[in-house]
Context: one part of a larger RNA
RNA sequence: UGACGGGGGCCCGCACAAGCGGUGGAGCAUGUGGUUUAAUUCGACGCAACGCGAAGAACCUUACCUGGCCUUGACAUGCAGAGAACUUUCCAGAGAUGGAUUGGUGCCUUCGGGAACUCUGACACAGGUGCUGCAUGGCCGUCGUCAGCUCGUGUCGUGAGAUGUUGGGUUAAGUCCCGUAACGAGCGCAACCCCUAUCCCUAGUUGCUAGCAGUUCGGCUGAGAACUCUAGGGAGACUGCCGGUGACAAACCGGAGGAAGGUGGGGAUGACGUCAGGUCAUCAUGGCCCUUACGGCCAGGGCUACACACGUGCUACAAUGGUGCGUACAGAGGGCUGCAAACCCGCGAGGGGGAGCCAAUCUCACAAAACGCAUCGUAGUCCGGAUCGGAGUCUGCAACUCGACUCCGUGAAGUCGGAAUCGCUAGUAAUCGCGAAUCAGAAUGUCGCGGUGAAUACGUUCCCGGGCCUUGUACA
Numbered sequence: 001u002g003a004c005g006g007g008g009g010c011c012c013g014c015a016c017a018a019g020c021g022g023u024g025g026a027g028c029a030u031g032u033g034g035u036u037u038a039a040u041u042c043g044a045c046g047c048a049a050c051g052c053g054a055a056g057a058a059c060c061u062u063a064c065c066u067g068g069c070c071u072u073g074a075c076a077u078g079c080a081g082a083g084a085a086c087u088u089u090c091c092a093g094a095g096a097u098g099g100a101u102u103g104g105u106g107c108c109u110u111c112g113g114g115a116a117c118u119c120u121g122a123c124a125c126a127g128g129u130g131c132u133g134c135a136u137g138g139c140c141g142u143c144g145u146c147a148g149c150u151c152g153u154g155u156c157g158u159g160a161g162a163u164g165u166u167g168g169g170u171u172a173a174g175u176c177c178c179g180u181a182a183c184g185a186g187c188g189c190a191a192c193c194c195c196u197a198u199c200c201c202u203a204g205u206u207g208c209u210a211g212c213a214g215u216u217c218g219g220c221u222g223a224g225a226a227c228u229c230u231a232g233g234g235a236g237a238c239u240g241c242c243g244g245u246g247a248c249a250a251a252c253c254g255g256a257g258g259a260a261g262g263u264g265g266g267g268a269u270g271a272c273g274u275c276a277g278g279u280c281a282u283c284a285u286g287g288c289c290c291u292u293a294c295g296g297c298c299a300g301g302g303c304u305a306c307a308c309a310c311g312u313g314c315u316a317c318a319a320u321g322g323u324g325c326g327u328a329c330a331g332a333g334g335g336c337u338g339c340a341a342a343c344c345c346g347c348g349a350g351g352g353g354g355a356g357c358c359a360a361u362c363u364c365a366c367a368a369a370a371c372g373c374a375u376c377g378u379a380g381u382c383c384g385g386a387u388c389g390g391a392g393u394c395u396g397c398a399a400c401u402c403g404a405c406u407c408c409g410u411g412a413a414g415u416c417g418g419a420a421u422c423g424c425u426a427g428u429a430a431u432c433g434c435g436a437a438u439c440a441g442a443a444u445g446u447c448g449c450g451g452u453g454a455a456u457a458c459g460u461u462c463c464c465g466g467g468c469c470u471u472g473u474a475c476a
Stems, first nucleotide, its partner, number of pairs: 001476002003473003007470007015460002019424005026315008034306002042053002064301007073125001077124002079121005086103001089100004107114002127290002130288003136284002138279003141275001143273001148187006154163003167178003193267004198235007208224002212222003238261001241255005317417001321376006333364003338357002343352003383414001388409007430452007
């Protein structure tokens, strides 16, 4: 000087408390451990691994296993020889591949040849998702959006180092004020950026419709430019004003005006560093290793196994509910190898159909919870839907291993969950549906979007994490 303390002081954070909803019990989905297996590819392991890499394993992916094949190789550059490239058909085979076969003679040319491409041969070499993240770059996680981390000069100390950065107040903040052997400065904080909340100006189609006219009653048409909205520009919030407290300060408390008030709400933004944190399997890369194989091609299988254990979720156990009928109101997105309307067929998944749309125009697309009426009457039930049987639809060369969905039947566990444990402070939790990426198909996951919309916070003694000062130390 740090680190640590079941030392002290001050102060923060959904850290506790106060509340609301969960997890832990059930069934299923998914990840992991374990076990099994020819293989169940690999990585990730307290927080910060475990719906994680994977924004999507039937083949492919795929790195694993079994079997069948190749050896200058699937890919790059260089050399030599041959042939344009390319294309048709047949045979064997699981295919890779092997054999046979048809059409074709192009482009440039100094007529030697050349360019692109294919085949053959030899050698330099290719190739490796093989090892080492404890050799590395890059990128990322984490403490933590915590308020800290440092430097120059000066001063003090033999020196390590100190001072500044401590102190008194204050703040979300090393934020600001005052004091001060310090005076200044840098990286962080804040602001500048984006979205959102109010208003104004400009603009008016594909969007809008107050008044006027028509109307097939649909902003549908004429018309309008007000309103909504769209998207560009501006205004607005600064403790600016008033009162009080305070040290005549910074600031705090209350008030006015205002759409918004003291950082208005949200996002992006992550200092010096820590964890030899993670990644050699995104990529790059040192070293080591393989070279008729640890490289390459193909078929099939596996990654989907299942006495069990854990994590994360979904659906429930019902009446604030289930079911039937009726009936309202979103936002944000996607669409040409695409989204697909009307209409017809089917109980339905879906099929036929093809208008329109490169989309404020057309379309996916009926939002659902809510609301009204009816029924069920506490029952393992008209709750719950697992499981299984049967019949189908769609995608795709192909749904056996191993897809999703539909219909009929079946109707399991489950009556609110032990010890323990998680999230959340407001348009939040809870609850309800909608969309997108990936994607042929395949979400209860992920990322977004809106609808309905709470309760509680006395307080900081305690648990956890953190900041500043101080103290002890046999630790570095």